[in-house]
RNA sequence: AAAAUUAAUUGAAUAGCCCUCAUAUAAUAAUGGGAAUAUGGUCCAUAAGUUUCUACCCAGUAACCGUAAAAUACUGGACUAUGAGGGAAAGUGAAUG
Numbered sequence: 001a002a003a004a005u006u007a008a009u010u011g012a013a014u015a016g017c018c019c020u021c022a023u024a025u026a027a028u029a030a031u032g033g034g035a036a037u038a039u040g041g042u043c044c045a046u047a048a049g050u051u052u053c054u055a056c057c058c059a060g061u062a063a064c065c066g067u068a069a070a071a072u073a074c075u076g077g078a079c080u081a082u083g084a085g086g087g088a089a090a091g092u093g094a095a096u097g
Base pairs, nucleotide, nucleotide: 017087018086019085020084021083022082023081024080025055028048030046031045032044033043034042040065041064049056057077058076059075060074061073062072
């Protein structure tokens, strides 16, 4: 001076985006308090539901309640978590010119 091996440290690349499907959850139901009244039928809070973080709403249809305090059934539309698949982009390698 070079090479190899081992260990440590540092940096870069790979991942980041979009779509589909599956699972969860039924975008659900409960309790308490307040509000409206057929031109109305609502708001707030709490806790539940998920091997689960978050969310728990919007619009509409039908019926019902004869003025009272209670709401009924249904339809369409998401987000989030995890997994799978696909696309895009990027990277790497090979072949040919």
A computed fold for a 97-nucleotide RNA from uncultured Niallia sp., annotated as Purine riboswitch aptamer. It matches the Rfam family "Purine riboswitch aptamer". The family is grouped with related families in Rfam's "Purine riboswitches". The model forms 100% of the base pairs in the Rfam consensus. The sequence is in RNAcentral, with records from MGnify. The prediction has a mean pLDDT of 76.